[in-house]
Context: one part of a larger RNA
RNA sequence: CUGGGCGUAAAGGGCGCGUAGGCGGUAUUGCAAGUCAGGAGUGAAAAUCUCGGGCUCAACCUGGGACGUGCUUUUGAAACUGCGACACUGGAGACCGGCAGAGGGUGGUGGAAUUCCCCGUGUAGAGGUGAAAUUCGUAGAUAUGGGGAGGAAGACCGGAGGCGAAGGCGGCCACCUGGACCGGAACUGACGCUGAGGCGCGAAAGCGUGGGGAGCAAACAGGAUUAGAUACCCUGGUAGUCCACGCUGUAAACGAUGAGUGCUGGUUAUCGCGGGUAUCGACCCCUGCGGUAACGUAGCUAACGCGAUAAGCACUCCGCCUGGGGAGUACGGCCGCAAGGCUAAAACUC
Numbered sequence: 001c002u003g004g005g006c007g008u009a010a011a012g013g014g015c016g017c018g019u020a021g022g023c024g025g026u027a028u029u030g031c032a033a034g035u036c037a038g039g040a041g042u043g044a045a046a047a048u049c050u051c052g053g054g055c056u057c058a059a060c061c062u063g064g065g066a067c068g069u070g071c072u073u074u075u076g077a078a079a080c081u082g083c084g085a086c087a088c089u090g091g092a093g094a095c096c097g098g099c100a101g102a103g104g105g106u107g108g109u110g111g112a113a114u115u116c117c118c119c120g121u122g123u124a125g126a127g128g129u130g131a132a133a134u135u136c137g138u139a140g141a142u143a144u145g146g147g148g149a150g151g152a153a154g155a156c157c158g159g160a161g162g163c164g165a166a167g168g169c170g171g172c173c174a175c176c177u178g179g180a181c182c183g184g185a186a187c188u189g190a191c192g193c194u195g196a197g198g199c200g201c202g203a204a205a206g207c208g209u210g211g212g213g214a215g216c217a218a219a220c221a222g223g224a225u226u227a228g229a230u231a232c233c234c235u236g237g238u239a240g241u242c243c244a245c246g247c248u249g250u251a252a253a254c255g256a257u258g259a260g261u262g263c264u265g266g267u268u269a270u271c272g273c274g275g276g277u278a279u280c281g282a283c284c285c286c287u288g289c290g291g292u293a294a295c296g297u298a299g300c301u302a303a304c305g306c307g308a309u310a311a312g313c314a315c316u317c318c319g320c321c322u323g324g325g326g327a328g329u330a331c332g333g334c335c336g337c338a339a340g341g342c343u344a345a346a347a348c349u350c
Stems, first nucleotide, its partner, number of pairs: 003322004007304002012318001014201004021194003025088002028085004033081002035077008049065006091191001092188002095184004103177007115149007125136002162169002206247006215241002220236004258317006266295011299306002323350003332343004
């Protein structure tokens, strides 16, 4: 000496379920594999180290010792790890009673608005912009009244509010269905945590087949602007956006912060549930648990900032980083209908 790291410098896997593996609560007892102590054998010589000796010294040569961190065997110890037995309830789960929610799926249903169609009123403009024009309109538009069709999205409530593992989820009703939280307790008795591979889920865009198509709108066309304008602005407009089934598997998939457990001052707000106090009662006030936010002590941090929802103090397991460019590319492999995805270099160069 036997790494240091991952919010923003390179670095947390998009998210979950879970296999192997790793790690694992409290008490008693046994075994002795790990562990520890003693003994024995072996660990060739040379070399290295050390104490001497020999060439006039040294290099060199030579004698003794140490060392040889290991392995085998034997005797013993039993705290810790492990294994066996038996027990426990604090971890975990089950049960009972409550309870909030845009959690998911299926079917149905109502209203506002846009567009289109029909009828009426009505007449010369409407639309659009910085200003215009393309565009629409005397074959009657725009505006306005009535009727109808169709698709998509859900104003107000709505909140730094809620739910979900993440992606994400918002009119109303019914059915099917997942999870959380609170309270109770006389149940099980460590059944737990993490998780390489694996399997599943996974916004938008995109792809396949079939449907649907109101509005919006890549591409495209035209009008403007401009030196130009393959843009920004305007008029149109097709894929697409919507539905069913199948595929794709990516993202600034972000808290740019993996999961779990324990510990460590406070203040404020809010959501869900409970206890107390008070009251006619709901509030208010005090308090417990769970969530979501703001500030902030110690501590941490390069700083910014984080600060019981940690980026503090620790432990367990997984993933990942190791100068910039070349490059998330080439090649190979696997996956995909394709687009492409996953894995992933080097030469060269600074």

Overview
The part of an RNA shown here (small-subunit ribosomal RNA, central domain) has 350 nucleotides and comes from a Magnetococcales bacterium. The source organism's lineage runs through Bacteria, Pseudomonadati, Pseudomonadota, Magnetococcia and Magnetococcales. RNAcentral holds the full RNA, with entries from ENA and SILVA. The prediction has a mean pLDDT of 89. Its Rfam family is "Bacterial small subunit ribosomal RNA". Gene Ontology terms of the family: ribosome and structural constituent of ribosome.